[in-house]
Context: one part of a larger RNA
RNA sequence: AGUACGAGGUGGAUGCCUUGGCGCUGAACGCCGAUGAAGGACGCGGAGACCGGCGAAACGUUCAGGGGGAGCUGCAUGCAAGCGAUGAGCCCUGAGUAUCCGAAUGGGGCAACCCCUCCAGAGUGAUGUCUGGAGACCCCUUGCUGAACACAUAGGCAAGGUGGAGGGCGGUGGGCGAACUGAAACAUCUCAGUAGCCUGACGAGAAGAAAUCAACCGAGAUUCCCAGAGUAGUGGCGAGCGAAAUGGGAGGAGCCCAAACCAGUUGUUCGCAAGAAGAACUGGGGUUGUAGGACCAGCACACCACGCAGGUUUGUUGACUCCAACGCGUUGGAAAGCGCGACCGGAGCGGGUGAGAGUCCCGUCGAGACAGACAAACAGGCGUCGCUGGGAUCCUGAGUACCACGAGACACGCGAAAUCUUGUGGGAAGCUGGGGGGACCACCCUCCAAGGCUCAAUACGUUCAGCGACCGAUAGUGAACUAGUACCGUGAGGGAAAGGUGAAAAGCACCCCGAGAGGGGGAUGAAAUAGACCCUGAAACCACGUACUC
Numbered sequence: 001a002g003u004a005c006g007a008g009g010u011g012g013a014u015g016c017c018u019u020g021g022c023g024c025u026g027a028a029c030g031c032c033g034a035u036g037a038a039g040g041a042c043g044c045g046g047a048g049a050c051c052g053g054c055g056a057a058a059c060g061u062u063c064a065g066g067g068g069g070a071g072c073u074g075c076a077u078g079c080a081a082g083c084g085a086u087g088a089g090c091c092c093u094g095a096g097u098a099u100c101c102g103a104a105u106g107g108g109g110c111a112a113c114c115c116c117u118c119c120a121g122a123g124u125g126a127u128g129u130c131u132g133g134a135g136a137c138c139c140c141u142u143g144c145u146g147a148a149c150a151c152a153u154a155g156g157c158a159a160g161g162u163g164g165a166g167g168g169c170g171g172u173g174g175g176c177g178a179a180c181u182g183a184a185a186c187a188u189c190u191c192a193g194u195a196g197c198c199u200g201a202c203g204a205g206a207a208g209a210a211a212u213c214a215a216c217c218g219a220g221a222u223u224c225c226c227a228g229a230g231u232a233g234u235g236g237c238g239a240g241c242g243a244a245a246u247g248g249g250a251g252g253a254g255c256c257c258a259a260a261c262c263a264g265u266u267g268u269u270c271g272c273a274a275g276a277a278g279a280a281c282u283g284g285g286g287u288u289g290u291a292g293g294a295c296c297a298g299c300a301c302a303c304c305a306c307g308c309a310g311g312u313u314u315g316u317u318g319a320c321u322c323c324a325a326c327g328c329g330u331u332g333g334a335a336a337g338c339g340c341g342a343c344c345g346g347a348g349c350g351g352g353u354g355a356g357a358g359u360c361c362c363g364u365c366g367a368g369a370c371a372g373a374c375a376a377a378c379a380g381g382c383g384u385c386g387c388u389g390g391g392a393u394c395c396u397g398a399g400u401a402c403c404a405c406g407a408g409a410c411a412c413g414c415g416a417a418a419u420c421u422u423g424u425g426g427g428a429a430g431c432u433g434g435g436g437g438g439a440c441c442a443c444c445c446u447c448c449a450a451g452g453c454u455c456a457a458u459a460c461g462u463u464c465a466g467c468g469a470c471c472g473a474u475a476g477u478g479a480a481c482u483a484g485u486a487c488c489g490u491g492a493g494g495g496a497a498a499g500g501u502g503a504a505a506a507g508c509a510c511c512c513c514g515a516g517a518g519g520g521g522g523a524u525g526a527a528a529u530a531g532a533c534c535c536u537g538a539a540a541c542c543a544c545g546u547a548c549u550c
């Protein structure tokens, strides 16, 4: 030096565990903000660095209504000092407080800082100082003023406004809108109206009560799901893209204006006046396609139905409350194990307790509940809501429909290209009217555009509950632990590692060696090769002992 074995060190794999994650299902809930949000800065504790909580009334309040019942002063032991049956701590509901920054809004500013004016108050001999309140901009309404330019208008000033402003993971409407990529290259095409940016709204958003489909039969707003169907189509007919009718389900809800006509108010024009014409606003009326309405004539004038706010009752939810039934022996450190004999069960889900506990504890099943919230039903109140006939006249959404050119959207790439939207130009009819039925025409069928609103079924998130042939610390969230922390970067941004003594600290009194660290005895404990670098403790690696070989 090597090999083998032994007993160790180092190391932290493996096993076991779970405080943390992941996913699904169900239910409930869903915007916050000038009454100052979201998010922060700085403070507040007896000794207080982080986290959590709170705001100068600061680990909480002089307060109110409930629950609960013996301890309490978070994490967090110990010390100190206190509180509590005159009911603390804790939980629920409300009230109050809520520094400074932040839309940040009196002015400024390098966020958490600096400076000012007015009013009221405290204080001073007076000023300085302190406390409270007001003071941004835009919009709307009202009032007062008021140019060029006579009236007027613009503008200005003031008051009033629970008007706006900013934030929000994801969902949602609209606007703008790529490229890598695929086509085995690439240009039409695709990726994709995706990502990204801007913007609006809400708890949902959007859409929505047929100028719709259908096919000569009929259906009857919208949305979502399943099928139709990877079909019909479209497509350098390449890559690809890709419907609809219809059927089955979820859900189900319908309405209001404009106009004709009537009435009122206030201006305007014409007029000597009387008056006439016309406009704006308000109220009534009216809302459809087998046309409807106005108008005229007649009949009803009350039920039904719908909407709104409040009330009563019931239910749900809610701090929480009650909640059955076991002993002995035995092994063991410990019984819940094992043995024997019982019991409850509308409860044998689950968790804990010194090892596998229906009957030990928390619970579970079942039952009950304040305030508040929500839902349904009921009664009353208020508001809305009619029918028949006539067919002369009037009304029924105009730079609209439609056409041409250029584009976009439709599954549809200009195609035979309808339909929808519209940049430019042209430009109707008006009920004996108009649109559609995939060029176009006829017949037939069907619907009524050019105004508006609308619950639910749907999407997403949060919370709670349940569940899992989901993970178990290099896994599962990046994060089981002071984690978006430490650290890196000027910045946008990037972004870790790190769990386990024991049933209980019983965390080793005392003695010895040592400066100490540490160690040896001894004590605790079932175990200390469980001693805090703490469960188990693999391998690499290291030295030691023994044997053999060189």
Base pairs, nucleotide, nucleotide: 001549002548003547004546005545006544008542009541015535016500017499020471021470022468023467024466025465026464027463028462029461030460031167032166039101040100041099042055043054044053046079051074052059061095063094064093065092066091067090071083072082073081106115107114108113116135117134118133119132120131121130122129137164138163139161140160141159142158143157144156145155171202172200173199174198175197176196182189186236212219213218223250224249225248226247227246233241234240254453255452256451257397261284262283263282264281265280266279268277269276270275289431291396292395293394294393295390296389297388298387299386305384306383307382308381311378312377313376314375315374316373317372320368321367322366326341327340328339329338330337342359343358344348350362351361352360402426403425404424405423406422407421408420409419412438433448434447435446436445437444487494488493507534510521511520512519513518